Predicted 3D model of a 533-nucleotide part of an RNA (large-subunit ribosomal RNA, domain I) from an uncultured archaeon.
The RNAcentral record of the full RNA draws on ENA.
The prediction has a mean pLDDT of 85.
It matches the Rfam family "Bacterial large subunit ribosomal RNA". Gene Ontology terms of the family: ribosome and structural constituent of ribosome.
[in-house]
Context: one part of a larger RNA
RNA sequence: GCAACUGGUGGAUGCCUUGGCGCCAGGAGGCGAUGAAGGACGUGGAAGGCUGCGAUAUGCUUCGGGGAGCCGCCAAACAGGCUUUGAUCCGGAGAUUUCCGAAUGGGGCAACCCGGCUAGAGUCAUGUCUAGCCACCUUAGGGAGCCAACCCGGGGAAGUGAAACAUCUCAGUACCCGGAGGAAGAGAAAUCAAACGAGAUUCCCAAAGUAGCGGCGAGCGAAAUGGGAUUAGCCCAAACCCAUCACAUCCGUGUGGUGGGGGUUGUAGGGCCUUCAUAACGUGAUCCGUGAUUAGAUAGCGAAACAAGCUGGGAAGCUUGGCCAUAGAGGGUGAAAGCCCCGUACGCAAAAUCGAAAGCGGCGCAAGAAGGUACCUGAGUACCGCGGGACACGUGGAACCCCGUGGGAAUCUGGGUGGACCAUCAUCCAAGGCUAAAUACUCCCUGGCGACCGAUAGCGAACCAGUACCGUGAGGGAAAGGUGAAAAGAACCCCUGUGAGGGGAGUGAAAUAGAACCUGAAACCAGUUGCCU
Numbered sequence: 001g002c003a004a005c006u007g008g009u010g011g012a013u014g015c016c017u018u019g020g021c022g023c024c025a026g027g028a029g030g031c032g033a034u035g036a037a038g039g040a041c042g043u044g045g046a047a048g049g050c051u052g053c054g055a056u057a058u059g060c061u062u063c064g065g066g067g068a069g070c071c072g073c074c075a076a077a078c079a080g081g082c083u084u085u086g087a088u089c090c091g092g093a094g095a096u097u098u099c100c101g102a103a104u105g106g107g108g109c110a111a112c113c114c115g116g117c118u119a120g121a122g123u124c125a126u127g128u129c130u131a132g133c134c135a136c137c138u139u140a141g142g143g144a145g146c147c148a149a150c151c152c153g154g155g156g157a158a159g160u161g162a163a164a165c166a167u168c169u170c171a172g173u174a175c176c177c178g179g180a181g182g183a184a185g186a187g188a189a190a191u192c193a194a195a196c197g198a199g200a201u202u203c204c205c206a207a208a209g210u211a212g213c214g215g216c217g218a219g220c221g222a223a224a225u226g227g228g229a230u231u232a233g234c235c236c237a238a239a240c241c242c243a244u245c246a247c248a249u250c251c252g253u254g255u256g257g258u259g260g261g262g263g264u265u266g267u268a269g270g271g272c273c274u275u276c277a278u279a280a281c282g283u284g285a286u287c288c289g290u291g292a293u294u295a296g297a298u299a300g301c302g303a304a305a306c307a308a309g310c311u312g313g314g315a316a317g318c319u320u321g322g323c324c325a326u327a328g329a330g331g332g333u334g335a336a337a338g339c340c341c342c343g344u345a346c347g348c349a350a351a352a353u354c355g356a357a358a359g360c361g362g363c364g365c366a367a368g369a370a371g372g373u374a375c376c377u378g379a380g381u382a383c384c385g386c387g388g389g390a391c392a393c394g395u396g397g398a399a400c401c402c403c404g405u406g407g408g409a410a411u412c413u414g415g416g417u418g419g420a421c422c423a424u425c426a427u428c429c430a431a432g433g434c435u436a437a438a439u440a441c442u443c444c445c446u447g448g449c450g451a452c453c454g455a456u457a458g459c460g461a462a463c464c465a466g467u468a469c470c471g472u473g474a475g476g477g478a479a480a481g482g483u484g485a486a487a488a489g490a491a492c493c494c495c496u497g498u499g500a501g502g503g504g505a506g507u508g509a510a511a512u513a514g515a516a517c518c519u520g521a522a523a524c525c526a527g528u529u530g531c532c533u
Base pairs, nucleotide, nucleotide: 001531002530003529004528005527006526007525008524014518015482016481019453020452021450022449023448024447025446026445027444028442029441030146031145038100039099040098041054042053043052045078048074049073050072060094061093062092063091064090065089069082070081071080105114106113107112115134116133117132118131119130120129121128136143137142150181151179152178153177154176155175161168165215191198192197202229203228204227205226206225212220213219233434234433235432236378240261241260242259243258244257245256246255247254248253266412268377269376270375271373272372273371274370275369276368282365283364284363287362288361289360290359296354297353298352300348301347302346306321307320308319309318310317322339323338324328330342331341332340383407384406385405386404387403388402389401393419414429415428416427417426418425469476470475489517492504493503494502495501
């Protein structure tokens, strides 16, 4: 040096899973000045941490469930207790709930300091202690602060791409701010269409990577229409009438405010005047009752059917013979159990708290015809110039929509739109408002599923992890699972430093399962044997 073997080291691999990941269904979609979220400090017989709780402090009261043990976990023992007069435990309701924190009597370097008023305790008296009140904005309802994503609005980048870069892109993205809800937003045509017609909005599929836009580069990118999901339509302003109040008044009335009636649309509608007619049906998103001492939720209860022999440390394995099944989902039990245990199918249950819906009833809403009249139908609005934004559309022939600025209409014989503009034609009524469902999301609760992971994986975190540690700080951020069926966790003896470690003995199926504990690969180290030099 090589080879084999035996060990050491090391912790790969296999097996496992308390933990994760993804999805589905249902629920919930908020909490908070009645003091939240989140914390500090306390609280146990004894001491640290976790959990729980709050000076009534691992808990108090009460109502239900449950039925034999219990005083949470790391974590066994000891001490002392509780319990069939029903404890521990589970659920409902209530009480208590220090200090900080929106923090709110004032202050403050959070968990601390210092006050005022009223009432009380105590003191000879003061100090002291206890209870309540004392912030701000709004008003007589409240607000504030917190919260994962979803939503709407106000602001709004750059890296990047264009193989450089400036228009452009990234992108109205990230991010900041405001606001709301369980959804939000949108929404009942001044919409589309095209000579046929459709009939609010939203979402999905197609149309379509089409038509287009574009240093016509990179790239951006519709709509009509068709098919689906879900369906729901309404209310004001005005004309006119009445009441009331104020002002003006030539006392006839006029103007304005408030309230009630009326009225709500485009084949125009409504008002007013005249004439005629007058009953049924429909609908409701608001309210009341019923449904409802309901369904359902928050504890629970019942729940079938197996034995022997064999192997083995152990039977659920094998053999033999049975049984149940609306239950042969799953988990556990010393290996692999329908019939051992927990469960499962199925059936049932609530003192207390929360708590629907359909349906039904009330109640509300809604409705005619003809003729005349020309009173009303949303004004600094529409529209135009200029400057911008947004529309798939970068100023383009650039409509439509929105904003700034300067001008500034018409009134149904009216007005908008149909991608400059005009005519014809068609279509629709702006300048007020509301509106469920189909859609988006999941911090959270319950149940279920997985050709998802299995400890360098899966959440950063299976383990006392947002911890240890790093950073002035914002912030960054780990490693770390497995004895055995059961501790039966090795009494006793020996070596030794009253060590560490080891050898016997003993336990166990196994100790090369001995706590540095399942399996135990490789690198690396050593020993023994053999061979070569």